[in-house]
RNA sequence: UACGAAUAUGAGCAAAGCAGUAGUGAUACUGUGACGCAAAGCUAUAGGGACUUGUAAUUAGUUAGCCAGUUGCACUU
Numbered sequence: 001u002a003c004g005a006a007u008a009u010g011a012g013c014a015a016a017g018c019a020g021u022a023g024u025g026a027u028a029c030u031g032u033g034a035c036g037c038a039a040a041g042c043u044a045u046a047g048g049g050a051c052u053u054g055u056a057a058u059u060a061g062u063u064a065g066c067c068a069g070u071u072g073c074a075c076u077u
Base pairs, nucleotide, nucleotide: 005077006076012037013036017032018031019030020029021028022027035065041070042069043068047067048066049063050062051061052060
């Protein structure tokens, strides 16, 4: 220095629920809240999956806290 395992401290993020707003909807945003997270940072025109609307999605959308891709931090043993 790299990889792996277990772990402490500080900082960070914030599920469900509830309230408000937007949307046909999946959902998103704000507040509250804390289930969890060492990438729960970023990426949805270029991978797979799931979901929504629609008679029909190869074509319109949502989901990265499903997998994935990519970049990367403090620090104990």
This is a predicted structure of a 77-nucleotide RNA (c-di-GMP-I riboswitch aptamer). The sequence was found by an Rfam model in a public genome assembly. Of the family's consensus pairs, 94% are formed in the model.